[in-house]
RNA sequence: UCCCGACAAAGGCUCACCUGGGAUAACCCAGGGCCGCAAAGCCACGGGUCUUGAAAUGUUUCGAGACCGCCGGGCUGCCGAA
Numbered sequence: 001u002c003c004c005g006a007c008a009a010a011g012g013c014u015c016a017c018c019u020g021g022g023a024u025a026a027c028c029c030a031g032g033g034c035c036g037c038a039a040a041g042c043c044a045c046g047g048g049u050c051u052u053g054a055a056a057u058g059u060u061u062c063g064a065g066a067c068c069g070c071c072g073g074g075c076u077g078c079c080g081a082a
Base pairs, nucleotide, nucleotide: 004080005079012037013036017032018031019030020029021028022027035069041075042074043073045072046071047070048067049066050065051064052063053062054061055060
């Protein structure tokens, strides 16, 4: 350094939900919150799910968006047992 991930150490993040705000919506932001997370840090590249508009006509197509805590992938990172 790389792989790897401890009944290690220092920490970190924050599901649901509540309050306020933004968006037609999915959802996002702030505060609270502790289900959990070794990348639950970042990226919309592929798949997937969701919202929305139009078309087609019997369940698809195209466009615009949302989700990275759905999966895969890419980039970066703390510590150092086996």

A computed fold for an 82-nucleotide RNA from an uncultured bacterium, annotated as c-di-GMP-I riboswitch aptamer. The prediction has a mean pLDDT of 88. The sequence was found by an Rfam model in a public genome assembly.